[in-house]
Predicted 3D model of a 118-nucleotide RNA (SAM riboswitch aptamer (S box leader)) from a marine eukaryotic metagenome. The model forms 97% of the base pairs in the Rfam consensus. RNAcentral holds the sequence, with entries from MGnify. The prediction has a mean pLDDT of 84.

RNA sequence: CUCAUCGAGACCGGCAGAGGGACGGGCCCUAUGAAGCCGGGGCAACCUUCGAAGCUAACCACUUCGAAACGGUGCCAACUCCCUCGAGUCAAGCACAAGCUUUGAUUCGAGAGAUGAG
Numbered sequence: 001c002u003c004a005u006c007g008a009g010a011c012c013g014g015c016a017g018a019g020g021g022a023c024g025g026g027c028c029c030u031a032u033g034a035a036g037c038c039g040g041g042g043c044a045a046c047c048u049u050c051g052a053a054g055c056u057a058a059c060c061a062c063u064u065c066g067a068a069a070c071g072g073u074g075c076c077a078a079c080u081c082c083c084u085c086g087a088g089u090c091a092a093g094c095a096c097a098a099g100c101u102u103u104g105a106u107u108c109g110a111g112a113g114a115u116g117a118g
Base pairs, nucleotide, nucleotide: 001118002117003116004115005114006113011040012039013038014037015036019029020028021027024083025082026081041076042075043074046072047071048068049067050066051065052064053063054062080112084110085109086108087107088106089105090104091103092102093100094099
C1' cells in the first nucleotide's frame, strides 16, 4: 500500500503498585488493585488442515457449505464504549407555501482505528 472483517464470543492466580479504555473531547473502568511481566485457563475459523457439493473430459485452481483449536497469528469491560464528513429515509421544529436542514432516530458510503492475509 491492497483486500477482508469489526452489534457475537471468551478470566483466574502470582509479582507489582497508579494508571487504563489509540489520539482530543465525552463517558466509563480502576486500591474490592490500573498498565506491565509470569503461569494457567478460555474465545474465535483470518491463515491452516480435513470433508462434501459446484465447475472440469479428468485433475489442479477457484467458489460455496460443513468440521477441526494440534500448528501461525489474534482476542478475553462497555457496538471499534460514544463521537467526524457526505447522501438518503422517517419524526419533530420553522415556513401561508415552494421549502429550510435546526434537533433526534435510522440506512448506505467515506474517513480514523484494530486484526488478519498478501